Predicted 3D model of a 306-nucleotide RNA (Bacterial RNase P class A) from a Chloroflexota bacterium. The gene name in the source record is rnpB. The sequence is in RNAcentral, with records from ENA. It matches the Rfam family "Bacterial RNase P class A". It is annotated as a ribozyme. About the family: Ribonuclease P (RNase P) is a ubiquitous endoribonuclease, found in archaea, bacteria and eukarya as well as chloroplasts and mitochondria. Its family is annotated with dimeric ribonuclease P complex, ribonuclease P activity and tRNA processing in the Gene Ontology.
[in-house]
RNA sequence: UGAGUGGGUCGAGCGAUCGCGCGACCCGAGGGCAACCUCGGGAGCGAGGAAAGUCCGCACUCCAUAGAGCGAGGUAGCGGGUAACUCCCGUCCGCCGUGAGGCGAGGACCAGUGGCACAGAGACUAUUCCCGGCCCGUAUGGGCGCUGGGGGUGAAAAGGGCCAAACUCUACCUGGAGCAAGUUCAAGCAGGGACGAUGACGCUGCUCGCCGAGUCCCGGGUUGGAUGCAAAGAGCUGAGGGGCAACCUUCAGCCAAGAGAGAUGAUCGCUCUCGACAGAAUGCGGCUUACAGACCCACUCAAGCC
Numbered sequence: 001u002g003a004g005u006g007g008g009u010c011g012a013g014c015g016a017u018c019g020c021g022c023g024a025c026c027c028g029a030g031g032g033c034a035a036c037c038u039c040g041g042g043a044g045c046g047a048g049g050a051a052a053g054u055c056c057g058c059a060c061u062c063c064a065u066a067g068a069g070c071g072a073g074g075u076a077g078c079g080g081g082u083a084a085c086u087c088c089c090g091u092c093c094g095c096c097g098u099g100a101g102g103c104g105a106g107g108a109c110c111a112g113u114g115g116c117a118c119a120g121a122g123a124c125u126a127u128u129c130c131c132g133g134c135c136c137g138u139a140u141g142g143g144c145g146c147u148g149g150g151g152g153u154g155a156a157a158a159g160g161g162c163c164a165a166a167c168u169c170u171a172c173c174u175g176g177a178g179c180a181a182g183u184u185c186a187a188g189c190a191g192g193g194a195c196g197a198u199g200a201c202g203c204u205g206c207u208c209g210c211c212g213a214g215u216c217c218c219g220g221g222u223u224g225g226a227u228g229c230a231a232a233g234a235g236c237u238g239a240g241g242g243g244c245a246a247c248c249u250u251c252a253g254c255c256a257a258g259a260g261a262g263a264u265g266a267u268c269g270c271u272c273u274c275g276a277c278a279g280a281a282u283g284c285g286g287c288u289u290a291c292a293g294a295c296c297c298a299c300u301c302a303a304g305c306c
Base pairs, nucleotide, nucleotide: 001302002301003300004299005298006297007296008295009294010293012271013270014269015268016267017266018265020046021045022044025042026041027040028039029038030037031036048277052288053287055286056285057284058283059282060178061177062176063175072174073173074172075171076170077091078090079089080088081087092106093104094103095102096101107169108168112167113166114163115162116161130149131148132146133144134143135142136141182227183226184225185224186223187222191218192217193216194215195214202210203209233255235254236253237252238251239250240249241248242247272275
């Protein structure tokens, strides 16, 4: 210098104006006993590395659930990590690559069943194409399939193999549905219950009196509100310690998208390498897929130079 391998970071930047959503905070006005609510303003915050596919795993919620068995599904060298996983790390073996490296559903075909392309006469219940042997026939030939020999085909020609992402066996794991889960409040309603003409309820806290047919409670589904749900957790960053690593741990610092048919936009100016894939909806860990371009680290191969 060229060609590669493995891993990581980023995903145009800055400013101004206008607009939209949210509500931890501040100010003002109004309502309320209060909790708090409503309106206006300020300041603040406002998509991703994949927010995607919904393929695994979990948190959370409701339903189900004595125990055992059958069935069904899943996983599969060995060891470790994790909340858990089909994920991740280490390692052995096999295959691929000159190499850095990559890929592997990688337990068991001495339990049973099944299968073995093409070629070949014959392929897993084996088999007779050629020679030899035996039998039949005058003979071309036909038959037997014999502890025989040979040629050819093929991965394999048989007291021998291969295949379990073939059924199967072994070991281990697994209840179902999902945030439109669910919880809760209010309204009125179907329905149910209690009391009541032996006078309920009400006037009225009690007694008397008056009045005269209702009163009280529960309440499925429905509608609307709140919650679940977002400013705090399996969180991020840095440093130290343990570990080959995944990861664990201690200390310090940091933290604000969040609706309910769905905000995250537009215009202008400047700059550059002229900008890809793409758009949150309960949350989290993975995997997979998409992606213009830029940068960083480690390593390999080839050639050249010192």